The RNA shown here (transfer RNA) has 73 nucleotides and comes from a Candidatus Omnitrophota bacterium.
Its mean pLDDT, the model's own confidence on a scale to 100, is 81.
The source organism's lineage runs through Bacteria, Pseudomonadati and Candidatus Omnitrophota.
[in-house]
RNA sequence: GGGCCGCUAGCUCAUCUGGCAGAGCAAGGGCCUUUUAAGCCCUGGGUGCUGGGUUCGAGUCCCAGGCGGCCCA
Numbered sequence: 001g002g003g004c005c006g007c008u009a010g011c012u013c014a015u016c017u018g019g020c021a022g023a024g025c026a027a028g029g030g031c032c033u034u035u036u037a038a039g040c041c042c043u044g045g046g047u048g049c050u051g052g053g054u055u056c057g058a059g060u061c062c063c064a065g066g067c068g069g070c071c072c073a
Base pairs, nucleotide, nucleotide: 001072002071003070004069005068006067007066010025011024012023013022019056027043028042029041030040031039049065050064051063052062053061
């Protein structure tokens, strides 16, 4: 220098063809227990990497950029 993949909650990751953003763990509260842990119930939490574009509507499609990884040179 060229190609490919990824970026979504604190962490690891889903989201089928564009149509109300989710799970597990973690966190907070409660039940249980002499207490802790375990178990059970509930709750909060997202500028979906950034900026544009297309569209009635974008996490999803297009363009540019950033960061990370892999391959080639």